A computed fold for a 95-nucleotide RNA from Domibacillus sp. PGB-M46, annotated as c-di-GMP-I riboswitch aptamer. The source organism's lineage runs through Bacteria, Bacillota, Bacilli, Caryophanales and Domibacillus. Its mean pLDDT, the model's own confidence on a scale to 100, is 84.
RNA sequence: AAGUGAAAAAGGCAAACCAUGGGAAACGAUGGGACGCAAAGCCAAGGGCCUGUAUCAUAAUGACUAUUCAUUAUGAAUGGCAGCCGGUUGCCGCA
Numbered sequence: 001a002a003g004u005g006a007a008a009a010a011g012g013c014a015a016a017c018c019a020u021g022g023g024a025a026a027c028g029a030u031g032g033g034a035c036g037c038a039a040a041g042c043c044a045a046g047g048g049c050c051u052g053u054a055u056c057a058u059a060a061u062g063a064c065u066a067u068u069c070a071u072u073a074u075g076a077a078u079g080g081c082a083g084c085c086g087g088u089u090g091c092c093g094c095a
Base pairs, nucleotide, nucleotide: 003094004093005092012037013036017032018031019030020029022027035083041088042087043086046085047084048081049080050079054078055076056075057074058073059072060071061070062069063068
């Protein structure tokens, strides 16, 4: 350096759930709490998954002078998830 995680040491993180805020939602923040984790550190511009207020597209209906407006439906990330895969950096040890 590469590979690896059996037993250790020093430490670290914190699921569900609860409380209080943020958000339309997905989800996130702080405090409590530990199911778990050897990267449960970091990266959302690769794949995948979640959400659909606004916005955009399409269609239908209605109004209208109208190439405009409204309503409904469907679709779409510019939103989110790193504790799904992936990328990247790194502590301790060497059964």